c-di-GMP-I riboswitch aptamer from a Clostridia bacterium, 87 nucleotides, folded computationally. It matches the Rfam family "c-di-GMP-I riboswitch aptamer". Gene Ontology term of the family: cyclic-di-GMP binding. From the family's description: GEMM was predicted in a large-scale screen for bacterial structured RNA regulatory elements.
RNA sequence: ACUUGAAAAAGGCAAACCCGGUGAAAGCCGGGGACGCAAAGCCGCGAGUCUAAAGUCUGUAAAGGCCAUGAUAGUCGGGUUGCCAAG
Repeated sequence: ACUUGAAAAAGGCAAACCCGGUGAAAGCCGGGGACGCAAAGCCGCGAGUCUAAAGUCUGUAAAGGCCAUGAUAGUCGGGUUGCCAAG
């Protein structure tokens, strides 16, 4: 430097759910909690997925359709940094 994660050690993160906050929502943040995770560290760059406030279209209205500039890194790919061990 590269490949790998069987065993081990030091540690790390934290799904569902509950409480508080925030947001139009999806979701996010804090506390509790652990289903799992070797990048479940970081970056929305590509695809996917979720939401649809504003906008726009239909409609007398109620309401509905479209739409990301919102979100997701614990959907996949990509970029980037890194602990331990084995080869």